A computed fold for a 346-nucleotide part of an RNA from uncultured bacterium adhufec303, annotated as small-subunit ribosomal RNA, central domain. RNAcentral holds the full RNA, with entries from ENA and SILVA. Rfam family: Bacterial small subunit ribosomal RNA. Model confidence (mean pLDDT): 86 of 100. The organism belongs to Bacteroidaceae, within Bacteria.
Context: one part of a larger RNA
RNA sequence: UUGGGUUUAAAGGGAGCGUAGGCGGGGUAUUAAGUCAGUUGUGAAAGUUUGCGGCUCAACCGUAAAAUUGCAGUUGAUACUGGUAUCCUUGAGUGCAGCAGAGGUGGGCGGAAUUCGUGGUGUAGCGGUGAAAUGCUUAGAUAUCACGAAGAACUCCGAUUGCGAAGGCAGCUCACUGGAGUGUAACUGACGCUGAUGCUCGAAAGUGUGGGUAUCAAACAGGAUUAGAUACCCUGGUAGUCCACACAGUAAACGAUGAAUACUCGCUGUUGGCGAUACAAUGUCAGCGGCCAAGCGAAAGCAUUAAGUAUUCCACCUGGGGAGUACGCCGGCAACGGUGAAACUC
Numbered sequence: 001u002u003g004g005g006u007u008u009a010a011a012g013g014g015a016g017c018g019u020a021g022g023c024g025g026g027g028u029a030u031u032a033a034g035u036c037a038g039u040u041g042u043g044a045a046a047g048u049u050u051g052c053g054g055c056u057c058a059a060c061c062g063u064a065a066a067a068u069u070g071c072a073g074u075u076g077a078u079a080c081u082g083g084u085a086u087c088c089u090u091g092a093g094u095g096c097a098g099c100a101g102a103g104g105u106g107g108g109c110g111g112a113a114u115u116c117g118u119g120g121u122g123u124a125g126c127g128g129u130g131a132a133a134u135g136c137u138u139a140g141a142u143a144u145c146a147c148g149a150a151g152a153a154c155u156c157c158g159a160u161u162g163c164g165a166a167g168g169c170a171g172c173u174c175a176c177u178g179g180a181g182u183g184u185a186a187c188u189g190a191c192g193c194u195g196a197u198g199c200u201c202g203a204a205a206g207u208g209u210g211g212g213u214a215u216c217a218a219a220c221a222g223g224a225u226u227a228g229a230u231a232c233c234c235u236g237g238u239a240g241u242c243c244a245c246a247c248a249g250u251a252a253a254c255g256a257u258g259a260a261u262a263c264u265c266g267c268u269g270u271u272g273g274c275g276a277u278a279c280a281a282u283g284u285c286a287g288c289g290g291c292c293a294a295g296c297g298a299a300a301g302c303a304u305u306a307a308g309u310a311u312u313c314c315a316c317c318u319g320g321g322g323a324g325u326a327c328g329c330c331g332g333c334a335a336c337g338g339u340g341a342a343a344c345u346c
Stems, first nucleotide, its partner, number of pairs: 004317003007300002012314001014201004021194003025088007033081002035077008048066007091191001092188003095184003103177007110154001114150008125136002162169002206247006216240001220236004258313006266291009295302002319346003328339004
């Protein structure tokens, strides 16, 4: 390489958009590039295969034929693929109608809690733990009442619920805005699928500048525990946690399951449409769940949301360690990220 694979054994890119490329619905006509058939030329010799012959045989040699699966020309065939022209509507998209939603961005508002401040009441403890101590407190704490300030997060509703490409999204409200699903069948007429390079988005932690800082809390300090305790427990506490702008680009970024299309028994719950309606029973489309048949699977299990049956395209794997390391290159302010070996060893 071929082959075989990628839920859990090695292996699906974190996600989307999309360039090149690959692949691509139905009818008719045409072309004849691919494809198929005939034929011509060429495909040196030696070698190879077969027949015959020569050295006593063989190796070896001679001779004739075949093969040389290729290339080029030419004459045809036209089912399939391709090219061209034209038409179609079921794929795809647009319109119209009504519909659900924590989808996104920006603004405004709300109550509870927490901490702090001021004042009142009040007096000796509070806090914390397995038990304690550090800590706070007669300069009046803890508790309690009133008022005020600040920042952050939104109890119940709340749900195998909903929305989003993924990351993710939850108090209420306003503005702007993206997408989906349903019904209809008016319009376009294959406009599609996938997608190397590329571009964009991308939790938390982290970085830069400027704000903010209530809570919590790496680092750090103290108190305990312990043989020790650079921990687990306790008292404090700074970065950070929050906001704006910029960077970073990774996660068990998980369904450990790439995207798209078609097909393949059923039962059951639920969300949103449509249809029908009587409060029963029932249809259909799209989602979110549970259980199972065939089938698949090493098994666990999957099973119309496939890990089944097929097709297309992309990504990735090829024993363990060394190692996601070294070196080089690219990116980054840095941290580090991307790409990514070998010796050696079992």